[in-house]
Context: one part of a larger RNA
Molecule: large-subunit ribosomal RNA, domain I
Organism: uncultured Rhizomicrobium sp.
RNA sequence: GGCGUCUGGGGGAUGCCUUGGCACACACAGGCGAUGAAGGACGUAGCACGCUGCGAUAAGCCGCGGUUAGAGGCGAGCACUCUUUGACCCGCGGAUUUCCGAAUCGGGAAACCGAAUCCGCAAGGAUUAUCUGUCCCUGAAUUCAAUAGGGGAGAGAGGCAAACGCAGGGAACUGAAACAUCUCAGUACCUGUAGGAAAGGACAUCAAUUGAGACUCCGUUAGUAGUGGCGAGCGAAAGCGGAACAGGCCAGUGGUCUUCGAUUAAGAACCGGAACGCUCUGGAAAGAGCGGCCAUAGCGGGUGAUAGCCCCGUACGGGUAGAAAUUUCGAAGAUCCUCGAGUAGGGCGGGACACGUGAAAUCCUGUCUGAAUAUGGGGCGACCACGCUCCAAGCCUAAGUACUCGUGUGUGACCGAUAGCGAACUAGUACCGUGAGGGAAAGGUGAAAAGCACCCCGACAAGGGGAGUGAAAGAGACCUGAAACCGGACGCCU
Numbered sequence: 001g002g003c004g005u006c007u008g009g010g011g012g013a014u015g016c017c018u019u020g021g022c023a024c025a026c027a028c029a030g031g032c033g034a035u036g037a038a039g040g041a042c043g044u045a046g047c048a049c050g051c052u053g054c055g056a057u058a059a060g061c062c063g064c065g066g067u068u069a070g071a072g073g074c075g076a077g078c079a080c081u082c083u084u085u086g087a088c089c090c091g092c093g094g095a096u097u098u099c100c101g102a103a104u105c106g107g108g109a110a111a112c113c114g115a116a117u118c119c120g121c122a123a124g125g126a127u128u129a130u131c132u133g134u135c136c137c138u139g140a141a142u143u144c145a146a147u148a149g150g151g152g153a154g155a156g157a158g159g160c161a162a163a164c165g166c167a168g169g170g171a172a173c174u175g176a177a178a179c180a181u182c183u184c185a186g187u188a189c190c191u192g193u194a195g196g197a198a199a200g201g202a203c204a205u206c207a208a209u210u211g212a213g214a215c216u217c218c219g220u221u222a223g224u225a226g227u228g229g230c231g232a233g234c235g236a237a238a239g240c241g242g243a244a245c246a247g248g249c250c251a252g253u254g255g256u257c258u259u260c261g262a263u264u265a266a267g268a269a270c271c272g273g274a275a276c277g278c279u280c281u282g283g284a285a286a287g288a289g290c291g292g293c294c295a296u297a298g299c300g301g302g303u304g305a306u307a308g309c310c311c312c313g314u315a316c317g318g319g320u321a322g323a324a325a326u327u328u329c330g331a332a333g334a335u336c337c338u339c340g341a342g343u344a345g346g347g348c349g350g351g352a353c354a355c356g357u358g359a360a361a362u363c364c365u366g367u368c369u370g371a372a373u374a375u376g377g378g379g380c381g382a383c384c385a386c387g388c389u390c391c392a393a394g395c396c397u398a399a400g401u402a403c404u405c406g407u408g409u410g411u412g413a414c415c416g417a418u419a420g421c422g423a424a425c426u427a428g429u430a431c432c433g434u435g436a437g438g439g440a441a442a443g444g445u446g447a448a449a450a451g452c453a454c455c456c457c458g459a460c461a462a463g464g465g466g467a468g469u470g471a472a473a474g475a476g477a478c479c480u481g482a483a484a485c486c487g488g489a490c491g492c493c494u
Base pairs, nucleotide, nucleotide: 001493002492003491004490005489006488007487008486009485015479016444017443020415021414022412023411024410025409026408027407028406029404030403031160032159039100040099041098042055043054044053046078047077050074051073061094062093063092064091065090066089070082071081072080105114106113107112115128116127117126118125119124130157131156132155134153135152136151137150138149164195165193166192167191168190169189175182179229205212206211216243217242218241219240220239226234227233247396248395249394250340254336255335256334257333258332259331260330261329262328270318271317272316276291277290278289279288280287292309293308294298300312301311302310345369346368347367348366349365350364351363352362355381376391377390378389379388380387431438432437451478454466455465456464457463
């Protein structure tokens, strides 16, 4: 030095676990904001770094209700307190709520600086942004009147929020095996704006000689009919089957909305809630053995191992305040003005329709035109006749449909710490970047801290050896503890 066996160090795989995630179902909610939001800054505890809570009344103040012996958040410590005259905790309601932020008195490099007016002895308090309606006072050019303008009162708006909706704008990569019409696609994106849904909606619709009967959504019709450098591609409708159904109004026995009163069902914290013992093993019984019981409850979780009967619960039942909301009825108030003309139609240019101008109907309109008015008018895919059908140019309308930032309950041939959200832990933290932005690692002692008193070595260390606790310390910063890598002992070989 090599090989082998044994035994350690190192390392953190594996197994087991789960506080956290993921997905879905049902129900709810679908908004918050000038009564100052969302989101923050700074403070706030006897001692107080972070998180949580709260706001100079600052881990809190008040009232009502519930509950019952402990409590002063995570947080374990010391000190000091509160509490059966009911604390802490839970539910409901109220008070306080610094500064920034739409931020709104002016300014500003957010959390800062500087004002005016009024009230008040003072401390201090209140008001003062902009835009748009309404009302009142006043008031020119222009004599009256009116208007512009001026002053005032009072109301509304503004900003934030995950997706879903409607509307106004609107690409390119790409595909066409190149590329220009075309496609991607009315997609992405930008903007406006609304609601819990939105939009649409009560036939100037379809159909085809029989008829149907608002709208929306799903299945089918059907990759059909069509459209298309007839390329790539795009792509219906009627009908049929379902979901859900609802019709009204334009001047009066009316509809819609708001407010008020009555009424109806639900509904907070919370309460009751059955039934088990002995022996053995063991550190510990819920395990094993023996013998019982309950069950409208053998879902689930905990307890020193696996518990229907130990604990919390579960089935089932009970329960009230305020507020909000539902059903129905009544009252008051507001609003809705008469059947739809610069409209239908036409020319030119575009756009939408599955339909690229085509034989191109239908719908919208930038521009130029321009009817009839029920003895009338629109449609039936150029157009004409006959026939059939409907009545535009006014308004409203639930349900079925879309979505999930969020709340509650439940479920999983979903994950189990390199997985599952980026985040089970101080996580959008540490850290990186001027910035937009990027973005981690990191879980597990034990049933219980019983977290090693005391002694020894050492520096009044670190670390170690005894002793002690414990079932175990080979559980002592810790479950298990693989491999790489590094030692030691022994044997053999060189």